């Protein structure tokens, strides 16, 4: 120091769920509250997954006609996830 987490300690974090703020959504957050984490500490680089607000198409539909407004339908991340992995940074305790 690598690894390792049976058994102590000393403490930490907090799913679903209610509620209040934010967001177009996904989702954050702040208080309640524990399903569980030994990095559930932290960072979106890599794949995944969720979203589709802006923007592209596409069609409808108004107009005489074109456009632009409006609806519908697709496609997209620059949005979200670190409690999906994977990697990077950092750390407590106890074996070693």
């Nucleotide at each position: 120091a690598a690894c390792u987490g049976a058994a102590a300690a000393a403490g930490g974090c907090a799913a679903a769920c209610c509620c209040g703020u934010c967001g177009a959504a996904a989702g954050a957050u702040g208080g309640g509250g524990a399903c569980g984490c030994a990095a559930a500490g932290u960072c979106a680089c890599c794949g995944g997954u969720c979203u589709a607000a802006a923007g592209g198409a596409a069609g409808c539909g108004u107009u005489g006609c074109a456009g632009g407004a409006g609806c519908u339908u697709u496609c997209c991340a620059g949005g979200a996830u670190a409690g999906c992995g994977g990697g990077g940074c950092c750390g407590c305790c106890a074996g070693g």
This is a predicted structure of a 96-nucleotide RNA (c-di-GMP-I riboswitch aptamer) from a Rhodocyclaceae bacterium. Its mean pLDDT, the model's own confidence on a scale to 100, is 86. It was read from a public genome assembly, where an Rfam model found it.